[in-house]
Context: one part of a larger RNA
RNA sequence: UGACGGGGGCCCGCACAAGCAGCGGAGCGUGUGGUUUAAUUCGAUGAUACACGAAGAACCUUACCAGGGUUUGACAUGCACGUAGUAGUGAAGCGAAAGCUGAACGACCCUUCGGGGAGCGUGCACAGGUGCUGCAUGGCUGUCGUCAGCUCGUGCCGUGAGGUGUUAGGUUAAGUCCUAUAACGAGCGCAGCCCUUACUGCCAGUUACACGUGUCUGGCGGGACUGCCGGUCAUAAGCCGGAGGAAGGUGGGGAUGACGUCAAGUCAGCAUGGCCUUUAUAUCCUGGGCUACACACACGCUACAAUGGCUGGUACAAUGGGCUGCCAAGUCGCGAGACGGAGCCAAUCCCACAAAACCAGCCUCAGUUCGGAUUGUAGGCUGCAACCCGCCUACAUGAAGUUGGAGUUGCUAGUAAACGCGCGUCAGCUAUAGUGCGUUGAAUACGUUCCCGGGCCUUGUACA
Numbered sequence: 001u002g003a004c005g006g007g008g009g010c011c012c013g014c015a016c017a018a019g020c021a022g023c024g025g026a027g028c029g030u031g032u033g034g035u036u037u038a039a040u041u042c043g044a045u046g047a048u049a050c051a052c053g054a055a056g057a058a059c060c061u062u063a064c065c066a067g068g069g070u071u072u073g074a075c076a077u078g079c080a081c082g083u084a085g086u087a088g089u090g091a092a093g094c095g096a097a098a099g100c101u102g103a104a105c106g107a108c109c110c111u112u113c114g115g116g117g118a119g120c121g122u123g124c125a126c127a128g129g130u131g132c133u134g135c136a137u138g139g140c141u142g143u144c145g146u147c148a149g150c151u152c153g154u155g156c157c158g159u160g161a162g163g164u165g166u167u168a169g170g171u172u173a174a175g176u177c178c179u180a181u182a183a184c185g186a187g188c189g190c191a192g193c194c195c196u197u198a199c200u201g202c203c204a205g206u207u208a209c210a211c212g213u214g215u216c217u218g219g220c221g222g223g224a225c226u227g228c229c230g231g232u233c234a235u236a237a238g239c240c241g242g243a244g245g246a247a248g249g250u251g252g253g254g255a256u257g258a259c260g261u262c263a264a265g266u267c268a269g270c271a272u273g274g275c276c277u278u279u280a281u282a283u284c285c286u287g288g289g290c291u292a293c294a295c296a297c298a299c300g301c302u303a304c305a306a307u308g309g310c311u312g313g314u315a316c317a318a319u320g321g322g323c324u325g326c327c328a329a330g331u332c333g334c335g336a337g338a339c340g341g342a343g344c345c346a347a348u349c350c351c352a353c354a355a356a357a358c359c360a361g362c363c364u365c366a367g368u369u370c371g372g373a374u375u376g377u378a379g380g381c382u383g384c385a386a387c388c389c390g391c392c393u394a395c396a397u398g399a400a401g402u403u404g405g406a407g408u409u410g411c412u413a414g415u416a417a418a419c420g421c422g423c424g425u426c427a428g429c430u431a432u433a434g435u436g437c438g439u440u441g442a443a444u445a446c447g448u449u450c451c452c453g454g455g456c457c458u459u460g461u462a463c464a
Base pairs, nucleotide, nucleotide: 001464002463003461004460005459007458008457009456010455011454012453013452015448016447019411020410021409022408023407026302027301028300029299030298031297032296033295034293035292042053043052064288065287066286067285068284069283070282073126077125078124079123080122081121082120083119088105089104092101093100094099108117109116110115128277129276131275132274133273137271138270139266140265141264142262144260149188150187151186152185153184154183155164156163157162167180168179169178170177194254195253196252197251199222200221201220202219203218204217205216208213209212215347225248228242229241230240231239232238304404308363309362310361311360312359313358320351321350322349325344326343330339331338332337370401375396376395377394378393379392380391381390417440418439419438420437421436422435423434
């Protein structure tokens, strides 16, 4: 000087407390461990792995396994030689395919007409590697933590390591600001500048609508700054209350992550040193596997019902997406869906009926008209192909489950909770995931003693 302390002081955070809804028990979905396997490819492993890489494993993907092939190679560059019935197309045969054999057809560019290029073949250099090392690395990322810290120049103090500044008294979300002060200044952070949302003026506009307006969209502006008033404080910074205002004290949300820590993560996104491999650790194909299943954990979905279930009626959104696309009306089908073909490169047309809510009726507390797992049969869709291993529909079947031990999670307002809708990936989908959008819309916070994490000062130390 740090680090640590079941030392002290001050302060903060959904950290506790006060509340609301959960998880932990059941069934199912997904991930992981373990076990199994020819293979169940690999990575991630306290917080900071476990609906994570994966914004989508039937083939492909695919890296794994079995079997069958190829060896200048699936891909790149260079050199040498060869090459006109050459490149390319390709009937037919063998084969699971890859591939092998192969009838037939049949080229191109430049040219000094010698040839050269391209392509193909042979040979040589080499290619290739999701092989190893994230403890050789770049880049990127997680975390402490959006915590308020981390430093420097000059000066001063100290023999020196170092200190001071950065401390003290107040104050703040903040090393934010004020005052004091051997310090005076400065930098990276904080804040602000950026995007969005809430109010408003002007201009412009079609596909909006009430048809000449401006819902809406775009552009340029205004507005909020403790600006005004009162109190309080040290005549400071500020704090408390009030007015006006659409909005009040960083208005709400986002983006933005200092010096550094964890030899944290990633050689499988990419790049890359070294090592290893080169008829194989490369590469092509078929089939299988990544989907196994005594079990354990993690994240979720659906429930256990009457604030409910079912039936009928009726109402109100926003964000988005659409040409290999979205697909209307109409017809058929109980339905999934099929036929059909209008419109739309979309403020026009379509996806697209929002659902909870509200009104009426039935059910009357039961393993039920709760719950929907599981299983059988019959179908539909995508796709070469749904056996391993897809989704959906109808009928039948109707399991566990009656609110969950110890423990544990999220959340302070348009939030939690409840309700549905969209999108990406995508042929299809195992999405209950992820990410957005709107609709309905609470309870509680006395307070900082305690648990957890963090910041500042101080103190002790046999630690560095």
This is a predicted structure of a 464-nucleotide part of an RNA (small-subunit ribosomal RNA, 3' major domain) from a metagenome. RNAcentral holds the full RNA, with entries from SILVA.